[in-house]
Context: one part of a larger RNA
RNA sequence: CCAUGGCUAAGGAACUAGGCAAAUUAACCCUGUAACUUCGGGAUAAGGGGUACCACAGUUUAUAUUGUGGUCACAGUAAAAAGGCGCUGGCGACUGUUUAUCAAAAACACAUGGCUCUGCUAAAACGAAAGUUGAUGUAUAGGGUCUGACACCUGCCCGGUGCCGGAAGGUUAAGAGGGGAUGUUAGCGCAAGCGAAGCAUUGAAUCGAAGCCCCGGUAAACGGCGGCCGUAACUAUAACGGUCCUAAGGUAGCGAAAUUCCUUGUCGGGUAAGUUCCGACCUGCACGAAUGGUGUAACGAUCUGCGCACUGUCUCAGCCAUGAGCUCG
Numbered sequence: 001c002c003a004u005g006g007c008u009a010a011g012g013a014a015c016u017a018g019g020c021a022a023a024u025u026a027a028c029c030c031u032g033u034a035a036c037u038u039c040g041g042g043a044u045a046a047g048g049g050g051u052a053c054c055a056c057a058g059u060u061u062a063u064a065u066u067g068u069g070g071u072c073a074c075a076g077u078a079a080a081a082a083g084g085c086g087c088u089g090g091c092g093a094c095u096g097u098u099u100a101u102c103a104a105a106a107a108c109a110c111a112u113g114g115c116u117c118u119g120c121u122a123a124a125a126c127g128a129a130a131g132u133u134g135a136u137g138u139a140u141a142g143g144g145u146c147u148g149a150c151a152c153c154u155g156c157c158c159g160g161u162g163c164c165g166g167a168a169g170g171u172u173a174a175g176a177g178g179g180g181a182u183g184u185u186a187g188c189g190c191a192a193g194c195g196a197a198g199c200a201u202u203g204a205a206u207c208g209a210a211g212c213c214c215c216g217g218u219a220a221a222c223g224g225c226g227g228c229c230g231u232a233a234c235u236a237u238a239a240c241g242g243u244c245c246u247a248a249g250g251u252a253g254c255g256a257a258a259u260u261c262c263u264u265g266u267c268g269g270g271u272a273a274g275u276u277c278c279g280a281c282c283u284g285c286a287c288g289a290a291u292g293g294u295g296u297a298a299c300g301a302u303c304u305g306c307g308c309a310c311u312g313u314c315u316c317a318g319c320c321a322u323g324a325g326c327u328c329g
Stems, first nucleotide, its partner, number of pairs: 002323007010315002014313001019310001027051005036041001038149001052071008072076001084308004089303002091300002096108002113146006124133003150295004155225003160222002162218005169213003175207002180202005187194002226244005253287001254284001265281005
């Protein structure tokens, strides 16, 4: 000097990003127990008291246990082992699952709810195929996808994209079709040239499915959900009006939020002092309704803030033990 362990005056979180670490609490019995609540919980809530030994008496088959009185110690669950507690908010309902080896969570899953496909040789999936899973199941079943207990709810937009339905018209492939064109040459012609049939090459019109265009539906499909100007008996504000644009202009609820840039917004609470926290306000840069919205008892090795208890975290260090270093041998 380091590691591990033990103790510490006074103070008691002043430490620190943060009570990290440590300390406190702890067993059993009695008592007592709030808000809130889905009436189950919350709850070992919190808080308070007791526990040894001896004598006597009582109960009991016994184990055991009760009452009264007394004795000793600093100390009686005498060692060891054995919840710290409360208040508030965010997120996720919960028990579970996860990055084997830096992340355990608010991520995943979940019961619940919706949409959608599938009539059985099912859909879907694996496989050039045979075949298999689905399933020795049959729509109260199976697959896909989103949401994520529960309570109250889930607004408007189908213009775009997707999906579903429609079939009149437009467009349209292979194919069918073959008007015509070209090459070749029997023949004709003095020549220039013309040129049947056949063969070969090419090929117009016309017919021709789905799809697309088109017409409808559909948002718990992908998604989207405005701007400017004016106006009321002080001022301010604008229930109201005008105008432009749109498929429609954000409803309920929530809101400086895990979302707020400006921002340490403003006000209130808590502190002597609070960029955090809690309650409000609404000017929402850029919340918002199953990409779910808002609440919510219980739960959480979750995250934020505060308090009580407790402490060497600290003021500010000291001592002791063991081990290593180091020094000496």
Description: Predicted 3D model of a 329-nucleotide part of an RNA (large-subunit ribosomal RNA, domain IV) from a Bacteroidota bacterium. It matches the Rfam family "Bacterial large subunit ribosomal RNA".